This is a predicted structure of a 328-nucleotide part of an RNA (large-subunit ribosomal RNA, domain IV) from a microbial mat metagenome.
The full RNA is in RNAcentral, with records from SILVA.
Context: one part of a larger RNA
RNA sequence: CCAUGUUUAAGGAACUCGGCAAAAUACCUCCGUAAGUUCGCGAGAAGGAGGCCCCGUCUUUGCGCAAGCAAGGGCGGGGGGCACAGACCAGGGGGUGGCGACUGUUUACUAAAAACACAGGGCUCUGCGAAGUCGCAAGACGACGUAUAGGGUCUGACGCCUGCCCGGUGCCGGAAGGUUAAAAGGAGGGGUGCAAGCUCCGAAUUGAAGCCCCGGUAAACGGCGGCCGUAACUAUAACGGUCCUAAGGUAGCGAAAUUCCUUGUCGGGUAAGUUCCGACCUGCACGAAUGGCGUAACGACUUCCCCGCUGUCUCCAACAUCGACUCA
Numbered sequence: 001c002c003a004u005g006u007u008u009a010a011g012g013a014a015c016u017c018g019g020c021a022a023a024a025u026a027c028c029u030c031c032g033u034a035a036g037u038u039c040g041c042g043a044g045a046a047g048g049a050g051g052c053c054c055c056g057u058c059u060u061u062g063c064g065c066a067a068g069c070a071a072g073g074g075c076g077g078g079g080g081g082c083a084c085a086g087a088c089c090a091g092g093g094g095g096u097g098g099c100g101a102c103u104g105u106u107u108a109c110u111a112a113a114a115a116c117a118c119a120g121g122g123c124u125c126u127g128c129g130a131a132g133u134c135g136c137a138a139g140a141c142g143a144c145g146u147a148u149a150g151g152g153u154c155u156g157a158c159g160c161c162u163g164c165c166c167g168g169u170g171c172c173g174g175a176a177g178g179u180u181a182a183a184a185g186g187a188g189g190g191g192u193g194c195a196a197g198c199u200c201c202g203a204a205u206u207g208a209a210g211c212c213c214c215g216g217u218a219a220a221c222g223g224c225g226g227c228c229g230u231a232a233c234u235a236u237a238a239c240g241g242u243c244c245u246a247a248g249g250u251a252g253c254g255a256a257a258u259u260c261c262u263u264g265u266c267g268g269g270u271a272a273g274u275u276c277c278g279a280c281c282u283g284c285a286c287g288a289a290u291g292g293c294g295u296a297a298c299g300a301c302u303u304c305c306c307c308g309c310u311g312u313c314u315c316c317a318a319c320a321u322c323g324a325c326u327c328a
Stems, first nucleotide, its partner, number of pairs: 001323001003321005010314002014312001019309001027051005036041001038157001052079012080084001092307004097302002099299002104116002120155007132141003158294004163224003168221002170217005177212003183206002188201005225243005252286001253283001264280005
């Protein structure tokens, strides 16, 4: 010096990206227990007290004919130790946000999560030799199922809700019309032959799906404006004008896991706070099942704060053990 331990005055997170690590808490009985809440929970909330041994007394239950034996309980008194759940074993707690409802699942060997799944919700396909999938096929799964079923896809408990746009793309519907392949058709024409013929080219016309066209459809893919003026302080603009659009973002939320400017501004917490919480709204560039906003419970998730506790630190030190190292 490395590793693993034990202890450490005073202070107690001043350490650090961050209490990482360590310390602390820990069992049983009794008392007591808040906000919130889906009334289940939260909850072992939090926070307290007691626990060893001996004696006396009162008492309960079981068994027994009884004597009694066994297991407890209440009250009172006393004893010893530094320490009585005496070793081992054995929750630290509280407050506030974010995300995800939850229990689960995952990157076998750097990621366990806010990712996946989930119950619930929606759309859509499928009438049965189903749709869909595998296979060249036979055949098989679906399913020894039958629309309260099965497939695809999105969302993701629950509560309150889910606005406008069908112009583009997709899908669905549409006995008309346009375009149109093969095919049909055959006016007309070419080659050859004496001819019959053989052979080749070929206009009009007929002609499916698709596309064009006409509608519908957004919990389909997606989209959801600009400029100018205006109120008797100022400021602002309920109001007006104008341009463009398929339609111009509704409710709710908002410097947010989203805010560039930005450490925005105000308030709270600190002596001091780029983080945090509550507001404001000027949303660079939130927004409604690529779901919006809430939400009790839950989380080896994540932010901030507080109590307890400590060698994390001020500021290091000593000791034990294994190595390294030096010498033999």